[in-house]
């Protein structure tokens, strides 16, 4: 230099033929328990990597750009 993937909560990832974002697992609380776990309810936590553009309406469509990472030269 080429060509793809992927980047979304504190960790893992879903959601990606546009209609206002979610599980699991941590965190905090409560309930149970003599007391901890486990267990059950519940609460917080996110400019969807980052800037534009299209649209009534982008996480998702398009261009640009950063970054991880695989293959090819």
């Nucleotide at each position: 230099g080429c060509c793809g993937a992927c980047g979304u909560a504190g960790c893992u990832c879903a959601g990606c033929c546009g209609g206002u974002a979610g599980a699991g697992c941590g965190a905090c609380g409560c309930a149970c328990u003599c007391g901890u776990a486990a267990u059950g309810c519940g609460u917080a936590g996110g400019u969807c990597g980052u800037g534009g553009g299209u649209u009534c309406g982008a996480a998702u469509c398009c261009c640009a750009u950063c970054g991880u990472u695989g293959g090819c030269u």
Source information
Model confidence (mean pLDDT): 82 of 100. A computed fold for a 73-nucleotide RNA from a Bacillota bacterium, annotated as transfer RNA. Its Rfam family is "tRNA". Taxonomically the source falls in Bacillota (Bacteria, Bacillati).